[in-house]
RNA sequence: AGAGCAGGACAGAUGACCGCUGCUCCGCUAUUGCGGAGGGGAGGAAAGUCCGGGCUCCAUAGGACAGGAUGCUGGGUAACGCCCAGUCCCGGUGACGGGAAGGAAAGUGCCACAGAAAAAAGACCGCCUGGUUUAAUGGCCUUGGCCUUAUAUCAGGUAAGGGUGAAACGGUGAGGUAAGAGCUCACCAGUCCUGCCGGUGACGACAGGAGCUAGGCAAACCCCAUCCGGAGCAAGACCAAAUAGGGGAGCGUUUGAGGGUGGUCCGCCCAAGUUCCCGGGUAGGUCGCUCGAACUCGUGGGUAACUUCGAGUCUAGAUGAAUGGUCAUCGCCCCAUUUUCCCUCAGGGGAAUCUGCGGGAAACAGAACCCGGCUUAUGGCCUGCUCUAACA
RNA sequence: UGGGGCGUCGCCAAGCGGUAAGGCACGGGGUUUUGAUCCCCGCAUUCGGAGGUUCGAAUCCUCCCGCCCCAUCCA
Numbered sequence: 001a002g003a004g005c006a007g008g009a010c011a012g013a014u015g016a017c018c019g020c021u022g023c024u025c026c027g028c029u030a031u032u033g034c035g036g037a038g039g040g041g042a043g044g045a046a047a048g049u050c051c052g053g054g055c056u057c058c059a060u061a062g063g064a065c066a067g068g069a070u071g072c073u074g075g076g077u078a079a080c081g082c083c084c085a086g087u088c089c090c091g092g093u094g095a096c097g098g099g100a101a102g103g104a105a106a107g108u109g110c111c112a113c114a115g116a117a118a119a120a121a122g123a124c125c126g127c128c129u130g131g132u133u134u135a136a137u138g139g140c141c142u143u144g145g146c147c148u149u150a151u152a153u154c155a156g157g158u159a160a161g162g163g164u165g166a167a168a169c170g171g172u173g174a175g176g177u178a179a180g181a182g183c184u185c186a187c188c189a190g191u192c193c194u195g196c197c198g199g200u201g202a203c204g205a206c207a208g209g210a211g212c213u214a215g216g217c218a219a220a221c222c223c224c225a226u227c228c229g230g231a232g233c234a235a236g237a238c239c240a241a242a243u244a245g246g247g248g249a250g251c252g253u254u255u256g257a258g259g260g261u262g263g264u265c266c267g268c269c270c271a272a273g274u275u276c277c278c279g280g281g282u283a284g285g286u287c288g289c290u291c292g293a294a295c296u297c298g299u300g301g302g303u304a305a306c307u308u309c310g311a312g313u314c315u316a317g318a319u320g321a322a323u324g325g326u327c328a329u330c331g332c333c334c335c336a337u338u339u340u341c342c343c344u345c346a347g348g349g350g351a352a353u354c355u356g357c358g359g360g361a362a363a364c365a366g367a368a369c370c371c372g373g374c375u376u377a378u379g380g381c382c383u384g385c386u387c388u389a390a391c392a
Numbered sequence: 393u394g395g396g397g398c399g400u401c402g403c404c405a406a407g408c409g410g411u412a413a414g415g416c417a418c419g420g421g422g423u424u425u426u427g428a429u430c431c432c433c434g435c436a437u438u439c440g441g442a443g444g445u446u447c448g449a450a451u452c453c454u455c456c457c458g459c460c461c462c463a464u465c466c467a
Base pairs, nucleotide, nucleotide: 001388002387003386004385005384006383007382008381010379012330013329014328015327016326017325018324020041021040023038024037025036026035027034028033043364047375048374050373051372052371053370054369055232056231057230058229062266063265064264065263067228068227069226070225071224072086073085074084075083076082087101088099089098090097091096102223103222107221108220109217110216111215124162125161126158127157128156129155130154131153132152134150135149136148138147139146140145141144170188171187172186173185174184175183189213190212191210192209193208194207195206197204198203236287237286238285239284246278247277248276249275250274251273258270259269260268280466281465294313295312296311297310298309300307301306332360333359334358335356336355339352340351341350342349343348393463394462395461396460397459398458399457402416403415404414410447418434419433420432421431422430440456441455442454443453444452
């Protein structure tokens, strides 16, 4: 210098002017309202609504089935599919990153095309043995037989070689055999078993044994283990206003419709009405509402995530929905420039610093009951580390 | 704000692990004196986008993007 990896903090500050929206106080008017003062007013993701909780209602959420989610180990947490630390595997030269990482030897299913064969299977070519047929310028002789070789066919052996495929039932070599083969042996790879050591554990190291060689897919059904009741602030509670408390159809009243209750059944509670359609009225307000697993600092524990204790702080609560704009100064980056120091033979480079009516710039985005995460969008800044090349 | 569903050619759409049917429209040719009808041929390099699982993904999983629908009080 180039390329890259990981992490952190920030999202401009102050002032003036003009605006927006709640709250408190004061004054005027007093029915709305108007004016003044004070004080408050978005985020790291407020987003997507993908997980988990709080809260509210329904049994203090009960049983069974169905359904859903998760899936290495240990820890953290209110909880999680999140986080931390590790194990194993994979990727990268490396810094480092990624992993829905239980079971395929419980069962079922799938593996297109190609190929002989796609899962306790199979035989296309090839190799080998035997029978039969035919043939030979073959050989032997006792002249119509035997041997050898070849061809065709039948019966069998084989899984070495060929070829197909994403994947072919361990690999290499030797022995062995009619030909072959873990058939046997040596080495290598894997699996299983046993012992022992380290570790809380996943797992790792070592030694011995068994020829044991068993395909892949569970983000296919499924099995195993663990967890999950349903709905959501338009939850829910209260006040006020208004009317035709209407009409039709269905199911019911102790032999129980229907509701709570969501997929089903049971159970529990309520139960004389209730469900749907047509029609009617009102479309206002209050609470829930922001003090909370809250934030900041210190301290102790822990590798860390996180947490104990102490002190301090109050930090939007709006409801068609406010939080904005302009200017100045400072700050940030770039460019040029002054001075000093360092490196270099030099060109040049680096650090600090002075100056400029110099230039540039803010991205993604906008609370709606509240938290903890994840994911996605996005601006420049800082720190540490890695690789390559050149120079010293 | 909360809850649910859907994206396949210009339009309507089938396919849910084995390499994308069909119809309309469009383009070319034929038939016809010409046009319509009719007949034949062509037309998706990829299923909204990006990753992953798998030998293989429109299809299975995850995350984004876009569109649509439903939910408020009283009797």